[in-house]
This is a predicted structure of a 531-nucleotide part of an RNA (small-subunit ribosomal RNA, 5' domain) from Turritopsis rubra. Its Rfam family is "Bacterial small subunit ribosomal RNA". Gene Ontology terms of the family: structural constituent of ribosome and ribosome. The prediction has a mean pLDDT of 80. The full RNA is in RNAcentral, with records from SILVA. Lineage of the source: Eukaryota > Opisthokonta > Metazoa > Cnidaria > Turritopsis.
Context: one part of a larger RNA
RNA sequence: GAUUGAACGCUGGCGGUAUGCUUAACACAUGCAAGUCGAACGAGAAAGUUUUAUUAUUAGUAAAGUGGCGAACGGGUGAGUAAUGCAUAGGAAUCUGCCUUAAAGUGGGGGAUAGCUUAAGGAAACUUAAGGUAAUACCGCAUGUUUUCUAAGGAAAAAAAUAGGGGAUUUUUUGUUUCAAAAAACCUUAUGCUUUAAGAUGAGCCUAUGUCAGAUUAGUUUGUUGGUGAGGUAAAUGCUUACCAAGACUUUGAUCUGUAGCUGGUCUGAGAGGAUGAUCAGCCACACUGGGACUGAGAUACGGCCCAGACUCCUACGGGAGGCAGCAGUGAGGAAUAUUGGACAAUGAGCGCAAGCUUGAUCCAGCAAUACCGCGUGUGUGAAGAAGGCUUUCGGGUUGUAAAGCACUUUCGAUAAAGAAGAAAGAAUUAUUUAUAUAAGAUAUUAUAAUUUAUGACGUUAUUUAUAGAAGAAGCACCGGCUAACUCUGUGCCAGCAGCCGCGGUAAUACAGGGGGUGCGAGCGUUAAUC
Numbered sequence: 001g002a003u004u005g006a007a008c009g010c011u012g013g014c015g016g017u018a019u020g021c022u023u024a025a026c027a028c029a030u031g032c033a034a035g036u037c038g039a040a041c042g043a044g045a046a047a048g049u050u051u052u053a054u055u056a057u058u059a060g061u062a063a064a065g066u067g068g069c070g071a072a073c074g075g076g077u078g079a080g081u082a083a084u085g086c087a088u089a090g091g092a093a094u095c096u097g098c099c100u101u102a103a104a105g106u107g108g109g110g111g112a113u114a115g116c117u118u119a120a121g122g123a124a125a126c127u128u129a130a131g132g133u134a135a136u137a138c139c140g141c142a143u144g145u146u147u148u149c150u151a152a153g154g155a156a157a158a159a160a161a162u163a164g165g166g167g168a169u170u171u172u173u174u175g176u177u178u179c180a181a182a183a184a185a186c187c188u189u190a191u192g193c194u195u196u197a198a199g200a201u202g203a204g205c206c207u208a209u210g211u212c213a214g215a216u217u218a219g220u221u222u223g224u225u226g227g228u229g230a231g232g233u234a235a236a237u238g239c240u241u242a243c244c245a246a247g248a249c250u251u252u253g254a255u256c257u258g259u260a261g262c263u264g265g266u267c268u269g270a271g272a273g274g275a276u277g278a279u280c281a282g283c284c285a286c287a288c289u290g291g292g293a294c295u296g297a298g299a300u301a302c303g304g305c306c307c308a309g310a311c312u313c314c315u316a317c318g319g320g321a322g323g324c325a326g327c328a329g330u331g332a333g334g335a336a337u338a339u340u341g342g343a344c345a346a347u348g349a350g351c352g353c354a355a356g357c358u359u360g361a362u363c364c365a366g367c368a369a370u371a372c373c374g375c376g377u378g379u380g381u382g383a384a385g386a387a388g389g390c391u392u393u394c395g396g397g398u399u400g401u402a403a404a405g406c407a408c409u410u411u412c413g414a415u416a417a418a419g420a421a422g423a424a425a426g427a428a429u430u431a432u433u434u435a436u437a438u439a440a441g442a443u444a445u446u447a448u449a450a451u452u453u454a455u456g457a458c459g460u461u462a463u464u465u466a467u468a469g470a471a472g473a474a475g476c477a478c479c480g481g482c483u484a485a486c487u488c489u490g491u492g493c494c495a496g497c498a499g500c501c502g503c504g505g506u507a508a509u510a511c512a513g514g515g516g517g518u519g520c521g522a523g524c525g526u527u528a529a530u531c
Base pairs, nucleotide, nucleotide: 001531002530003529004528006527007526008525009524010523013375014374015373016372017371018370019368020367021333026331027330028329030328031327032326035069036068037067040066041065048057049056076286077285078284085211086210087209088208089207090206091205094203095202099199100198101197102196103195104194105193106192107141109139110138116131117130118129119128120127121126146157147156148155149154161191162190163189164188165187166186169185170184171183172182173181174180175179212258213257214256219249220248221247224246225245226244227243228242229241230240231239261283262282263281264280265276266275267274268273288309289308290307291306292305311322312321313320314319339365341364342363343362347361348359349358350357351356378408379407380406381405388399389398390397391396412472414467415466416465417464418463428452430450433447435445436444437443475520476519477518478517479516480501481500482499486515487514488513489512490511496503497502
């Protein structure tokens, strides 16, 4: 000199953009942070309104349940980890829900169960028994494009339907005089489902090189190093096990100890380097502490389960409940770090055909000069060089065009209006055209174009206009040398200053105050830390 997630002191007008528990991975009151689908399924209230009524409506709505998908993403933290990590470059023995492409199929049956009803136990959490019911829940059978296994003969392995539309024919049901209505068969479209092949995406595994300090750590290792058989995994492998051999690593630092998430990057520096790893992005690890598996395409699962432990809470003492290193917020610790805010309008995510619902992700607002950037606190004129202050050799000098006065301007701020600008792309509805499916018509889907129409948290937005008036807006540090800037008074080795040299013992430009000056400026200094 540059820099900081800074803190402290004095001071403080506005705006924009960023950033904000670096300490106790300490403990947490309260609320919210993961739901969604009625186009899978059976079922199904109440308040209110209405009625003469045990009616109608609310409403086949809400809640609850079975089932599907999601909950393994998104969000947080850095405790552990010196290599099961990370970075770079390669590799072969693997899996992959949703998505894309392609091929084939989607036949015919069955038995349960939740919700519910009844009964019982319990303080509660909740649990038990009986009855009865549905499915895209569950289980056989058939078929086998194909896949797997094989002793090459053969053997094994699937599925689920739902919704929209349709007019002849047939069947059934209801009302009925002909006839009408509804449902099914049937046709069609869309979405699904099953098997298989490939892709994409994601993930697992292996190898090489690099990756802090200590020798006041020199030897370490027995599934240890290799082989064979067996087991196991999605997959190679001592991954596991039985047997056999005795290997493997190490002064090019093994082992042990300490410290530490790694990287892109960030800071500094001319560079080489040094320091660092907040925000943002990639990877890893963790979720009260330790262990374990289940479900699933994917977890050994932050807001799932089981066991043990510590802690907290409830209890009728028999037994139960909990996990903010999600967003806010509280206590504690600390020099120190914010609101128990708004909205799903946008971007994205989950579910859904869709409308849409959910989303403390996100977008916004609030707080903080924490940082960076921008603007303002007036402009011109004005010598009687006013008064006052300070100083003086008492003549004056200086503060100083500074002020006052005169003439202007009104950024920002204040007040009041306008503005619904941009943020918005889309979705839905109607009409037309093209293509595909279809025996036909009708219809559906996809694509394109046109018309109409709804949606903004921010927001009292941005911006513009008007009104008034210089009006509301300057401090901080320093002045002995380094280092830009000097005098007076007080003090008298005292009080004090100090980054280094050093000042102060009666003329202190070094202490304290005044005047003056210098530097930076909504900041200025100090402290800490890095180069």